[in-house]
Context: one part of a larger RNA
RNA sequence: CUGGGCGUAAAGCGCGUGCAGGCGGCCCGGCAAGUUGGCUGUGAAAGCCCCCGGCUCAACCGGGGGAGGUCGGUCAAAACUGCCGGUGCUAGAGGAUGGGAGAGGGAGAUGGAAUUCCGGGUGUAGUGGUGAAAUGCGUAGAGAUCCGGAGGAACACCAGUGGCGAAAGCGAUCUUCUGGCCCAUCACUGACGCUCAGACGCGAAAGCUAGGGGAGCGAACGGGAUUAGAGACCCCGGUAGUCCUAGCCGUAAACGAUGUAGACUAGGCGUGGGCGGGUUCAAAUCCGUCCGUGCCGCAGCCAACGCGAUAAGUCUACCGCCUGGGGACUACGGCCGCAAGGUUAAAACUC
Numbered sequence: 001c002u003g004g005g006c007g008u009a010a011a012g013c014g015c016g017u018g019c020a021g022g023c024g025g026c027c028c029g030g031c032a033a034g035u036u037g038g039c040u041g042u043g044a045a046a047g048c049c050c051c052c053g054g055c056u057c058a059a060c061c062g063g064g065g066g067a068g069g070u071c072g073g074u075c076a077a078a079a080c081u082g083c084c085g086g087u088g089c090u091a092g093a094g095g096a097u098g099g100g101a102g103a104g105g106g107a108g109a110u111g112g113a114a115u116u117c118c119g120g121g122u123g124u125a126g127u128g129g130u131g132a133a134a135u136g137c138g139u140a141g142a143g144a145u146c147c148g149g150a151g152g153a154a155c156a157c158c159a160g161u162g163g164c165g166a167a168a169g170c171g172a173u174c175u176u177c178u179g180g181c182c183c184a185u186c187a188c189u190g191a192c193g194c195u196c197a198g199a200c201g202c203g204a205a206a207g208c209u210a211g212g213g214g215a216g217c218g219a220a221c222g223g224g225a226u227u228a229g230a231g232a233c234c235c236c237g238g239u240a241g242u243c244c245u246a247g248c249c250g251u252a253a254a255c256g257a258u259g260u261a262g263a264c265u266a267g268g269c270g271u272g273g274g275c276g277g278g279u280u281c282a283a284a285u286c287c288g289u290c291c292g293u294g295c296c297g298c299a300g301c302c303a304a305c306g307c308g309a310u311a312a313g314u315c316u317a318c319c320g321c322c323u324g325g326g327g328a329c330u331a332c333g334g335c336c337g338c339a340a341g342g343u344u345a346a347a348a349c350u351c
Base pairs, nucleotide, nucleotide: 003323004322005321006320007305008304012319014202015201016200017199021195022194023193025089026088027086028085029084030083031082033081034080035077036076037075038074039073040072041071042069048066049065050064051063052062053061054060092192093189094188095186096185097184098183099182100181104178105177106176107175108174109173110172111155116150117149118148119147120146121145122144126137127136163170164169207248208247209246210245211244212243216242217241221237222236223235224234259318260317261316262315263314264313267296268295269294270293271292272291273290274289275288276287277286300307301306324351325350326349333344334343335342336341
């Protein structure tokens, strides 16, 4: 430079915002850079291709013709791209008005059930645990039961293949601040768009720093069992941690293992949110439509499995990534981090 690819074979960055860059709707006019054509200049020799010839052939050599370029000049064309202009346009995008749903995010307050602990009452010999046991707890009164209190964490039912969010993720209730989305209508703006290397931000769990908190659970650790052994699985305890505040870390089977945006391409059945029609006392059933979320399936695609308007179908734009297995989610170096480590990322060797 180029080809083929990326659901499961190697391959979609965890997710977003977005500068540069790439790409970009409809109409009119202009320019002529790209583009196309004519003419012309040049593209030395050798080399290359064709023809002819010379060494007995060939290699080699000689002669002739031709090819060879993101090349220059000039004239011309104006469809497409580009550039310039237009009180241009409205189908993309945005906006306005009116409605709507929601565990979307931040903060504050409140609530009940349960576990544990503490105090008190009743009460007496066990309780707990397991496959069976034992360690443990209990006559200094446990377990059971009733009353009172403390504290932390999580919010049963509702709950649904349900909803919301870019992803991570988000479920008690109320208040408050706040983001996004959907529908209907429109007489508004007038291409303002798509994508996005780098950059910046967000980012489960675990882990780290400082200060709090600590009910339950529970790495490590101790004990009891099991076993040939038991560094485990089971049991009794139990520290970090799990929780809060502030700051780091930046990873994951961060998964739909499926990048984002747009267009087009049979249907059927559910479900969530809206609107219209029809119907009704009012609804529901019914018809249509838009947005989401599922199942099945035609064409088509696929190695198969399967996908199938939420595409893995048919296309367009842009980004990321792959290029045999091991070595190697490694070494070295750089950057980042308090550290743990993260990120970028080889080679020898070997099959």

Record summary
RNAcentral holds the full RNA, with entries from SILVA. A computed fold for a 351-nucleotide part of an RNA from an anaerobic digester metagenome, annotated as small-subunit ribosomal RNA, central domain.